A computed fold for an 85-nucleotide RNA from Nitrospira sp., annotated as transfer RNA. It matches the Rfam family "tRNA". By type it is a transfer RNA. NCBI's taxonomy places the organism under Bacteria, Pseudomonadati, Nitrospirota, Nitrospiria, Nitrospira.
[in-house]
RNA sequence: GGAGAGGUGCGAGAGUGGCCGAAUCGGGCGGUCUCGAAAACCGUUGACCGGCAACGGUCCGUGGGUUCGAAUCCCACCCUCUCCG
Numbered sequence: 001g002g003a004g005a006g007g008u009g010c011g012a013g014a015g016u017g018g019c020c021g022a023a024u025c026g027g028g029c030g031g032u033c034u035c036g037a038a039a040a041c042c043g044u045u046g047a048c049c050g051g052c053a054a055c056g057g058u059c060c061g062u063g064g065g066u067u068c069g070a071a072u073c074c075c076a077c078c079c080u081c082u083c084c085g
Base pairs, nucleotide, nucleotide: 001084002083003082004081005080006079007078010026011025012024018068027045028044029043030042031041032040046059047058048057049056050055061077062076063075064074065073
């Protein structure tokens, strides 16, 4: 330099136009059980902005574009991995 795969909440990871801030698992927090703990089970759990609160808005690597509507399609760039030279 060329080709391909990938980047999603604290971690992993599904989702491939609308029911999606987003399943599931792990982790955290609270609880049940126990003499106590472990295990198991139940509940809960992203960030930021505005608001007294209820609640509303924005965010899927970054920036643009397409569309009534984008995590999902297109373009550029950044980063990671694999292969080729």
Model confidence (mean pLDDT): 82 of 100.